RNA sequence: AAGGAAGACCGGGCAGCCGCGGGCAGAAAUGCCUGAGGAAAGUCCGAGCUCCACAGAGCAGGGUACUGGGUAACACCCAGCGGGGGUAACCUCGGGAUAGUGCCACAGAAAAGCAAACCACCUCACCAGAGUGAGGAAAGGGUGAAAAGGCGAGGUAAGAGCUCACCGGGCAUCGGGUAACCGAUGUGCCUGGAAAACCCUACCCGGAGCAAGGCCAAAUAGGAAGGGUAGAGGCUGCUCGCUGACCUUCGGGUUGGCUGCUUGAAAACCUGGGUAACCAGGUUUCCAGAGAGAUGGCUGCCGUUCUCUCCCACGAGAGAAUACAGAACUCGGCUUACAGGUCUUCCUUCCAA
Repeated sequence: AAGGAAGACCGGGCAGCCGCGGGCAGAAAUGCCUGAGGAAAGUCCGAGCUCCACAGAGCAGGGUACUGGGUAACACCCAGCGGGGGUAACCUCGGGAUAGUGCCACAGAAAAGCAAACCACCUCACCAGAGUGAGGAAAGGGUGAAAAGGCGAGGUAAGAGCUCACCGGGCAUCGGGUAACCGAUGUGCCUGGAAAACCCUACCCGGAGCAAGGCCAAAUAGGAAGGGUAGAGGCUGCUCGCUGACCUUCGGGUUGGCUGCUUGAAAACCUGGGUAACCAGGUUUCCAGAGAGAUGGCUGCCGUUCUCUCCCACGAGAGAAUACAGAACUCGGCUUACAGGUCUUCCUUCCAA
């Protein structure tokens, strides 16, 4: 210098004028302070909070899934392990297919059975010959996405893990590691894919959501009809079991205010522990709270990027663009969107000294 890998961050600034939500002061006029995001989004996970339900057990249903750690919790995060990809930085995937049942189109002899054989191979018999029949074997060809360990040698009539070396995989023992797993030795070749087919194993799981819920005010008729009173209704979808008087529909009235509401698993900085995620201690700070829903508009100057013109160049002028989006009970994550730009660390190749 070129090409890449991982991560962090900014995402317009200043001034004037006119406005909006909230708070404080004031009798009022008015003044002062404060007022969106990294995703406020999707509502996909996990919680707090609230109400309802709940003696208990089983089944069903749903979710998660290598190992260890972090956390209030998680499907998140960190560290590691193994498979795959990349020269590398690094990226990506993750229970079980030897518990069982089923599936693998077309083609092919055969698609998972120690079953099967189209061409070719070998042996024997017959035949004048082409060839036919019986048997062996599954190495070669062929089919297919995938053909029953790979490759080489020995061996054989031809062959074959039939035997052997290496590789791969299974099992056993020993050693290392908290573990996933790794290494060595022995045995020895017993069978692929898919679990987003059913299923198995381990663990977890009540429902609804701030329009939750609470209080006050107002209104009003504990109104009418029906069912049921012992097996109706309720308790989790079902069963067992439990409880022991309500349930459904219609009509009428009110439909205003306060609260929940923003101080919290909070933020910043420092110190310490930990490889890290993160944790502990200390100091400081308060950072939107509406209820048809504020956070905006105009002008000027300056930024940033692109294009054009002038210029040897430095530079000057003009024009255009300046994203995604936008709180509504609150947090922790994930995912998705984003004009333009900045920074850090690392890898590979080349060049120069």